[in-house]
Context: one part of a larger RNA
Molecule: small-subunit ribosomal RNA, central domain
Organism: uncultured bacterium
RNA sequence: UUGGGUUUAAAGGGUCUGUAGGUGGGUUAGUAAGUCAGUGGUGAAAGUUUGCGGCUUAACCGUAAAAUUGCCGUUGAUACUGCUAGUCUUGAAUAUUUGUGAAGUAGCUAGAAUAUGUAGUGUAGCGGUGAAAUGCUUAGAUAUUACAUGGAAUACCGAUUGCGAAGGCAGGUUACUAACAGAUUAUUGACGCUGAUGGACGAAAGCGUGGGUAGCGAACAGGAUUAGAUACCCUGGUAGUCCACGCUGUAAACGAUGGAUACUAGCUGUUUGGAUUUCGGUCUGAGUGGCUAAGCGAAAGUGAUAAGUAUCCCACCUGGGGAGUACGCACGCAAGUGUGAAACUC
Numbered sequence: 001u002u003g004g005g006u007u008u009a010a011a012g013g014g015u016c017u018g019u020a021g022g023u024g025g026g027u028u029a030g031u032a033a034g035u036c037a038g039u040g041g042u043g044a045a046a047g048u049u050u051g052c053g054g055c056u057u058a059a060c061c062g063u064a065a066a067a068u069u070g071c072c073g074u075u076g077a078u079a080c081u082g083c084u085a086g087u088c089u090u091g092a093a094u095a096u097u098u099g100u101g102a103a104g105u106a107g108c109u110a111g112a113a114u115a116u117g118u119a120g121u122g123u124a125g126c127g128g129u130g131a132a133a134u135g136c137u138u139a140g141a142u143a144u145u146a147c148a149u150g151g152a153a154u155a156c157c158g159a160u161u162g163c164g165a166a167g168g169c170a171g172g173u174u175a176c177u178a179a180c181a182g183a184u185u186a187u188u189g190a191c192g193c194u195g196a197u198g199g200a201c202g203a204a205a206g207c208g209u210g211g212g213u214a215g216c217g218a219a220c221a222g223g224a225u226u227a228g229a230u231a232c233c234c235u236g237g238u239a240g241u242c243c244a245c246g247c248u249g250u251a252a253a254c255g256a257u258g259g260a261u262a263c264u265a266g267c268u269g270u271u272u273g274g275a276u277u278u279c280g281g282u283c284u285g286a287g288u289g290g291c292u293a294a295g296c297g298a299a300a301g302u303g304a305u306a307a308g309u310a311u312c313c314c315a316c317c318u319g320g321g322g323a324g325u326a327c328g329c330a331c332g333c334a335a336g337u338g339u340g341a342a343a344c345u346c
Base pairs, nucleotide, nucleotide: 004317005316006315007300008299012314014201015200016199017198021194022193023192025088026087027086028085029084030083031082033081034080035077036076037075038074039073040072041071042070048066049065050064051063052062053061054060091191092188093187094186095185096183097182098181099180100179103177104176105175106174107173108172109171110154115149116148117147118146119145120144121143125136126135162169163168206247207246208245209244210243211242215241216240220236221235222234223233258313259312260311261310262309263308266291267290268289269288270287271286272285273284274283275282276281295302296301319346320345321344328339329338330337331336
């Protein structure tokens, strides 16, 4: 490389968008590039294969044929692919309408709770643990009542619930956006799918500048535990966690399962539409769960939300270690990230 693979053995890109490229619905006509058939030319010789022959045989040699799977021209065929010109509506999209949701951005706002402050009541403890101690407290703590301040997070509802491309999203409300699903017609008429490079988004932690800081809390300090205890437990506590703007670009970014389309037994929940109804249900879309037939699978399992049967496109894998390292390059303020070997060794 071919082949074979990618849930768990090596292997699906974190997600989307989209350029080139690849690939692509029904039907009519034309064309004849691919495709197929006939024919002509060429495809040196030697070599190779086969027949026959020559040295006593063989090696060797001669001769004839084949092969040379190719290329060029020419004459035809037109099913398929391509191209050109029409046309169609079921794929795709748009309009109308009815709905859905923790989808996003910005503003306003609510009530519990923690903390702090002030004031009142009140007196000797509080706190913490397996047990303690550090710690707080007669300068009046803890407890309790009232008021005030401030930050962060939103109990119940709440659910294999819902929404979002993924990351993710949860008090209420307003404004502005986006998405999805159903319904019936109408419009466009293949406009589709995928997508190397590129672009955008992308948890947490971290970085820069400026704010903010109640609680929690890396680091750090102290108290315990212990043989030791740079830990687990306790008392404190700085960065951080929060906000604005900018960077970083990684995660077990997981369904460890790329996207799209079509097809292939059933049963049972649930969310949200539609039709129908004798109001019990029944049918039909789009999601989201459980169990299972066939099939698949090494098995676990999966099973219409496939890991089944097929097609198209992309990404990735090729023994373990060395190593996601070195070097180079690119990006970054840095941390580092991306790309990514070899020697050697088993």